The RNA shown here (SAM riboswitch aptamer (S box leader)) has 85 nucleotides and comes from a Sphaerochaetaceae bacterium.

């Protein structure tokens, strides 16, 4: 980089740094100076892989996630995770 599979339902936030946009993108909606997004700490959810057990949710490592079903809706479209190459 490119293919292939899976992402149903739930579930989990705080402090601190900046300071205006953010939610991917179109229409809508909604979030946000009462400080959004974002970055870090340190909390926690989940259970894909590893592990352990032995088919479980046990949670130690890797990853993932903690507004809203990916926020809805579209459509050729993105992430994330495993595999192959």
């Nucleotide at each position: 980089c490119u293919g292939a599979c899976a992402u149903g339902g739930a579930g989990a936030g705080u402090g601190u740094g900046c300071g205006a946009g953010a939610g991917a993108c179109a229409a809508g909606c909604u979030c946000g100076u009462u400080g959004a997004c974002c970055a870090c700490a340190c909390a926690g959810c989940a259970a894909c892989c590893u592990g352990c057990a032995a088919u479980g949710a046990c949670a130690a490592g890797g990853u993932g996630c903690u507004a809203a079903g990916g926020c809805u809706u579209g459509a050729u479209c993105g992430a994330u995770g495993u595999u192959a190459u």

It was read from a public genome assembly, where an Rfam model found it.